[in-house]
Molecule: small-subunit ribosomal RNA
Organism: uncultured prokaryote
RNA sequence: AGAGUUUGAUCAUGGCUCAGAACGAACGCUGGCGGCAUGCUUCAUACAUGCAAGUCGAACGUGAAAGACCUUCGGGUCGAGUAAAGUGGCGCACGGGUGAGUAACGCGUAGAUAAUCUACCCUUCAGUUUGGGAUAACGUUUCGAAAGGGACGCUAAUACCGGAUAACACGAUUUCUUUUAGGGGAGUCGUUGAAAGUUGCGGCGCAACGGGAUGGGUCUGCGUCCCAUUAGCUAGAUGGUAAGGUAACGGCUUACCAUGGCGACGAUGGGUAGCUGGUUUGAGAGGAUGAUCAGCCACACUGGAACUGAGACACGGUCCAGACUCCUACGGGAGGCAGCAGUGGGGAAUCUUGCGCAAUGGGCGAAAGCCUGACGCAGCAAUGCCGCGUGAGUGAAGAAGGCUUUCGGGUCGUAAAGCUCUUUAUCUAAGGGAAGAUGAUGACGGUACCUUAGGAAUAAGCACCGGCUAACUACGUGCCAGCAGCCGCGGUAAUACGUAGGGUGCAAGCGUUGUUCGGAAUUAAUGGGCGUAAAGGGCGUGUAGGCGGAAUAGCAAGCUAGAGGUGAAAUCCCAGGGCUCAACCUUGGAACUGCUUUUAGAACUGCUAAUCUAGAGAUAGCUAGAGGUAAGUAGAAUUCCUGGUGUAGAGGUGAAAUUCGUAGAUAUCUGGAGGAACACCAGCGGCGAAAGCGGCUCACUGGGACCAAUCUGACGCUGAGGCACGAAAGCGUGGGGAGCAAACAGGAUUAGAUACCCUGGUAGUCCACGCUGUAAACGAUGGAGACUAGAUGUCCGAGGGAAUCGACCCCCUUGGGUGUCGCAGCUAACGCAAUAAGUCUCCCGCCUGGGGAGUACGAUCGCAAGAUUAAAACUCAAAGGAAUUGACGGGGGCCCGCACAAGCGGUGGAACAUGUGGUUUAAUUCGACGCAACGCGAAGAACCUUACCUGGGUUUGACAUCCCGUGCUCACUCUGGAAACAGAGUUUUCUCUUCGGAGACACGGUGGCAGGUGCUGCAUGGCUGUCGUCAGCUCGUGUCGUGAGAUGUUGGGUUAAGUCCCGCAACGAGCGCAACCCUCGCCUUUAGUUGCCAUCAUUUAGUUGGGCACUCUAGAGGAACUGCCGGUGAUAAGCCGGAGGAAGGUGGGGAUGACGUCAAGUCCUCAUGGCCCUUAUGGGCUGGGCUACACACGUGCUACAAUGGCAGUGACAAUGGGUCGCUACUCCGCGAGGGGAAGCUAAUCUCAAAAAACUGUCUCAGUUCGGAUUGUUCUCUGCAACUCGAGAGCAUGAAGUUGGAAUCGCUAGUAAUCGUAGAUCAGCACGCUACGGUGAAUACGUUCCCGGGCCUUGUACACACCGCCCGUCACACCAUGGGAGUUGGUUUUACCUGACGCCGGUGGGCUAACCCUUCGGGCGCAGCCGACCACGGUAAGGUCAGCGACUGGGGUGAAGUCGUAACAAGGUAGCCGUA
Repeated sequence: AGAGUUUGAUCAUGGCUCAGAACGAACGCUGGCGGCAUGCUUCAUACAUGCAAGUCGAACGUGAAAGACCUUCGGGUCGAGUAAAGUGGCGCACGGGUGAGUAACGCGUAGAUAAUCUACCCUUCAGUUUGGGAUAACGUUUCGAAAGGGACGCUAAUACCGGAUAACACGAUUUCUUUUAGGGGAGUCGUUGAAAGUUGCGGCGCAACGGGAUGGGUCUGCGUCCCAUUAGCUAGAUGGUAAGGUAACGGCUUACCAUGGCGACGAUGGGUAGCUGGUUUGAGAGGAUGAUCAGCCACACUGGAACUGAGACACGGUCCAGACUCCUACGGGAGGCAGCAGUGGGGAAUCUUGCGCAAUGGGCGAAAGCCUGACGCAGCAAUGCCGCGUGAGUGAAGAAGGCUUUCGGGUCGUAAAGCUCUUUAUCUAAGGGAAGAUGAUGACGGUACCUUAGGAAUAAGCACCGGCUAACUACGUGCCAGCAGCCGCGGUAAUACGUAGGGUGCAAGCGUUGUUCGGAAUUAAUGGGCGUAAAGGGCGUGUAGGCGGAAUAGCAAGCUAGAGGUGAAAUCCCAGGGCUCAACCUUGGAACUGCUUUUAGAACUGCUAAUCUAGAGAUAGCUAGAGGUAAGUAGAAUUCCUGGUGUAGAGGUGAAAUUCGUAGAUAUCUGGAGGAACACCAGCGGCGAAAGCGGCUCACUGGGACCAAUCUGACGCUGAGGCACGAAAGCGUGGGGAGCAAACAGGAUUAGAUACCCUGGUAGUCCACGCUGUAAACGAUGGAGACUAGAUGUCCGAGGGAAUCGACCCCCUUGGGUGUCGCAGCUAACGCAAUAAGUCUCCCGCCUGGGGAGUACGAUCGCAAGAUUAAAACUCAAAGGAAUUGACGGGGGCCCGCACAAGCGGUGGAACAUGUGGUUUAAUUCGACGCAACGCGAAGAACCUUACCUGGGUUUGACAUCCCGUGCUCACUCUGGAAACAGAGUUUUCUCUUCGGAGACACGGUGGCAGGUGCUGCAUGGCUGUCGUCAGCUCGUGUCGUGAGAUGUUGGGUUAAGUCCCGCAACGAGCGCAACCCUCGCCUUUAGUUGCCAUCAUUUAGUUGGGCACUCUAGAGGAACUGCCGGUGAUAAGCCGGAGGAAGGUGGGGAUGACGUCAAGUCCUCAUGGCCCUUAUGGGCUGGGCUACACACGUGCUACAAUGGCAGUGACAAUGGGUCGCUACUCCGCGAGGGGAAGCUAAUCUCAAAAAACUGUCUCAGUUCGGAUUGUUCUCUGCAACUCGAGAGCAUGAAGUUGGAAUCGCUAGUAAUCGUAGAUCAGCACGCUACGGUGAAUACGUUCCCGGGCCUUGUACACACCGCCCGUCACACCAUGGGAGUUGGUUUUACCUGACGCCGGUGGGCUAACCCUUCGGGCGCAGCCGACCACGGUAAGGUCAGCGACUGGGGUGAAGUCGUAACAAGGUAGCCGUA
C1' cells in the first nucleotide's frame, strides 16, 4: 500500500467481497511445562446449607458451669468477678455486590456557596456545680404450638430529669472595615441556655464557643444518543408579596395578586442507554465501545413511608401494601445471596459449598485482643498474553516402504536405521533451601530456587494448496455426491468435490462462527459530487438566518502571545530499575491537544461613532418589443341553411367497404347563419420570472436597454418556512358548440385486431367564475458577483468617419440581448468554452448500489381524480454512463454475381431407374439431414463383399511376437454334416551347419497378449465440404487516443481484383489477387516410326522403294506488352475507338482456395487418447437380409411425337482400352450368341459400327407415337441367376396428348442436341468420369428477389436478430400492506377507595421526676377526627405490539400458457404529464 467482481474488450461511476488488527467470547480437531492476568455479556430469575459486623468490664448492675483441690461430707477454695445475657457507648450510612431505573446538574469539566452541615481527629479559650425519680437484667407468676408477650416486685450507671453559673451562642442596637448577597471585627442592652464520671493517679472522658482538616448538601456556565411519519407544550405552570418549612437558597409548601414561561439554536412526546478516566481501531481527524482496575451515580424481592442518628429515608434495620416461598397445634408466625462459596433454571457460554487473618486495610477497645468470604493465598479452565521444550552431530547402499512415471527415473530424503553425544524443559532419586517480618506472628509451603546422579528417555498438531493468496499431482465421482468469503467449480481426462502422496502457512495451538474499527475519499471539516452515471427545487417574491464595497477613530466579543490554577491515580509514550528473559511489576519524566483566571496586542472579523461613491436605487432624455388586462372590429377558409345551373355518381383507400346520392348528391353560382383560428409578413427574430405570448384599433398597465453623471449614500446578494404565478388533461356552476376529436358504433386488415387505415361521432377543445398544482415544467445545466485569446452573424441603443441635396448603403468605436466556430483550461468521454461544464467568492436546493417504490402506513391539502411528505421486510451482484470493435436493421449510399431482367431448355403431371424418409421385418447393417444429406460414402450387395439376422460350431484364436514340445510342409481319398468342422486313411521328409545345433514352416501346450466396421468426430491427428476464386486478412515502426483502439486499409478516380494512380501522419512489409505451372489456339526449329505422301516409281491397298515438303507426333523456342495511333481523363491510373496481328486488353480452359466461420463431415479409409467386450461386442460357416411396399420427397432416363417414327443409302470424329485380354476373318443361328481361327504386350493388330446428316414412307390418331407390364422360348457370365443378374426372339401394348402452385441450369464453340470411350467389373450402368460431332437465342438495364464487398448511421444485440425482451394467466415458496375483531404492554384524564406514616386538630381516658404540695396544675401518652398519599377499582381515550377468516400488490423460482409492447425507421419513431 491494495486486490477480485458489470464488458467481446475499454475508461469512468457504483455497490458487493477479500487480505489487517482486536475480543470477558463460543464451537470443531488437537494438547508437554511454567509465569502473569482473566472467568454469568443471557433471567435485576428462584434460592437449600455455611459463613460475610461487631466490639468495649478502664460506663453499669447481675453473674454460672465443667473440672481440680480440700473437707468435719453440711460444705469450702480455685475455676472467676471468668463465660453468658442485659443496661449504656461507639460502629452498623464504611468495606463488598449489581447496572434494573435514569437523556437528568445523572455524569464530565470549570466555577459559586456573602445560602450550608460535618461524629471520630488536631487546635484556641474558659469550664466540669448541685439535686432527683425510674428502668432492663434478675425474682415470682401467667398466656401462646411457636414467634413472642402480659402482670407484680427489686436494682445500677458515662441511661433519664430539675436547679445554679457563663457568653464569644441568640435577639435588638451603635460603630469600623471588606472583594458590598444574609461577610468579618469591636461595643451596649435583653433573653435563653452546659456537663459525667471512672481510674492501677499516669490519664481516659464529659460540656460550651471559635479555628483547622476530612467528608458531604445545594446552585451555575459549557459538553453529553436516535426519531419532525413527535410542532406546539405548560396551571404550582412563570413571576411577585406574606407566612411556613429546611443544615441551607428556592413554588420546596400554602394564601393572595399578575399572566406569564418554554419552543425550529428543536420545546413536548416516543425509543434506546448508567456516566467518566479509559479500551479498541485509525497516518490523523474520526468511528465503535464503557468487562477486569479507578472516580461518580443509582438500586437492594416489587411499591410506598418515615424512625434513629453527625450522617440513611438504610443490601445482611423498622412499618404498611403486593407477589412468591416456608413453618403451623389452623388460632397465627417466618423470609429476602444484584456479599463469598454453592444449587435449580435460562443459555452457544463463564470456576471451589477450599486455607488464613502471616501481610495490607477496616470496626471496637487505654491495651492485650476480638471480628473481618475486604484482603492475602491455593484450586478449576489453553480463556488470553509471555517464555521454554519436544533433542544435537554424523550418516548415500540415496535402504525398505508409500506416491508418481514418458518405465529411464523422480520424490518423501540426511529424513529414517546405524554410530557418537548432550540433559535446557519435564520426570525420578538424594541433599540444601529463601525473601515476603522494623521486636513477635508465615495461610502460601519444605513452595520458588540451587546442587548432585540417572536416562533420548515423557512431549505435534491444525488449516490450506483455481484467482484474490504462499503452496500440485494421482485415483474415485460424473450438474450426482458435494464445495463456496467474492468471482465461481462438478454434465467421463476436476490442480475448485472425496481420498492419498507431496507442498505451503502457523504452531501448543490451529481453524470456523460472531462482533467492532480499518481498507471505505462508500456521508468526503481534513476529504466527494449534481449536462448525459444517483443528484438543480417548474418559476418568482420575500421572512428568519448566512454572507457582504472604500477610507478614519475607538472598544476588545472572536483572534494572537505570556503567566497562574486545574486537567485524580492507574493506563498510553520516553528513560531507568526488579523478577534468569519476556509478559508482569515498579521509579522518574513527558503528555493529558481541555476548561478557567489574569496581563498585553489591535492586523483581520465583529461592535460603536462619524465619512466616501466604484455596488444598489432615484432623476432627465431617448428607445425596441406576439409583455399583461379589457372592449370593439376586419377578411379568407371549413360546416350548415335558402335558391339557381346540372346529372349519376361522389367519397375514401395499399386495395376496398361502411357512408352520401335519382326524395337530385359530388361539382358550380347567389344570398344567409354560426363558431373557432388568425395564411403571407415570419427570421436559431422579439418580449416575459417561468408557464407562455402572433389579424387590426382604442383604453389601462408591468418590466427592460442606451445616454447624461444631477441626487441618496451600502440602502446589497442569497433565501429554510411563508406567499403569488404555474402548459395540457381533469373537476364544479352557467353559457357556447363551426371544425377537430378520447369514449362509442360501423367498415376494413388480421390466425386474432377490444389497434394502426376508413366512415361517423359524444364528452372535451371556446367563454365567465372557482378548483386542481402536475409535465422529458429541458439548456435534462439554481441565483448573484469578479476574472480569463479571438473570429463571425443577428436584434435594440449611443458616438464618430466617409459619402450624399438629404437618407439608405459602407467603415470605425462603445453598451445590452441572442446564435455559430474556436484557444487556454476543464471533462470518464461525449463535449463545454466570456450566455463556461474554465479560475474563484457567497447563499440555497439535492444525491449516496439495483429492485421493492416515489409504493405502504401516518399526516397535510383537494369536491373528486389525486398531489406533497415518505419508509421497511425481502431480494440481486450487479443496475447504470461514455466511447470502441463487430454483428444486425422490414436504415442510407456505392458496387459486383445467370442474382433479377431478356432469352433457350428443363424439373414439378406419366411410366420406369436410382437414393432418402416412413412403414414393415428375425434382419431389412452403418453413416450423411437447408444451401453445403437424398444416382451421397458405394469406380458395381446373387455367394464373397457384409459390418445385419437365423441356425449349428470355436476359444492363444483368421493375424503379430516371445517360451516349451513334436514334426517338414503340401496334396489326395473315404465317412458324418448345409457347410464350417470332426473322424479315419494314403502320401511323403525343407535349408544352413563348426554336426553341438540354428532358422523357416506346420501341429500341440502355457500365459503375457492378439482381436473388435464396439462407444465418444463434443477428447483428437489427417483429409474434406462451405462462405468463395469472394477480395479480403494482418504485421513492424511511427503518430493520435487515459484506454479498448484508430491511422495505414479511409478519401477522389479506376479495376475482374486492397488492380493501379493521385491525395493524405503515415512509411514499409507479409498471407491472399495477378504472374510464374499445365492445356488449347499461330509460327519457327529439332526428330521422322508404327505416322505422312507434294514430287518420282509401284500396289487392290502408303502395299513397297524413296522422301520428311505437308498433316501429325513430342521436345525446344518465338509470339501479346494497352507496345502503336486518335479521343477522353487531372499532364495520372485507366477507359473508348482504331491499326496491325493466328490471337487484344485476364486470348479460352484447368490446376492453384488468404485470416477465419459452421464444436460442419468423417473413430466404418487410415492413425489415435479415454472407456467398454475377452468361451465374446473376437474368429469361422450355412441360409437369409441390405432388393420388402398403403405412401411422401430428391436426382435421372424414356416419352407424349411430323424439327418426328420407320426403312434405306452411306460420308466425316476425338479420347481411351486390350495377353486369365481385345479379337480381325470365316462358318452356324432371326438374334443374344456359338464353333473355328490370323494378328497384337499395341501411332503397327483389335475393340470400332460413330450418331445426328441425306433419301423414301407414314399424315395427327392414344397412332407405324410411347414403350411399361405380362406370357413364353432362348443366350451369356458364374460353384450357383428362386428370393435377386444382364441380354435376345415372338407375343402383349399400361400411363402419357407438353404438365397447378412453385422451381432449376445456362452468356459462345456456351445452352440445346448427337453419339463414342473408360474406371469399377466373372456378370450387371438410365449413374459417374472423359471425348469429340452439329450448333443457337438474348442481356434495355440494376427498380425489385437472393448472395456478397466497401463506406456511413442506429442499437437495450456480443451464444451477436434463429439476438434481446415485456405483461397477464397457471403452479410452488417467501416477506409484507389492508382487515370484522380479539389479546396484551405502556401512558393520559376524571372519579371512587384510602393501609402505614408524618403533620394539624381534639384529647372527657391515662400520666414517675417539675410547680403546688392539698385538691390540683403543667408536660406528655393512648384514643378519635382531618389533610396528603402507595396499592387497588370504575369510565373514557392515546400509543405500541401479537394473532386474525378473507383480501391487495411485491419478490424469487424448471425448458408452462397467451400474445409480441420496447431495443433497427423494432415494422404505427419513442418518451413525459393527464383522462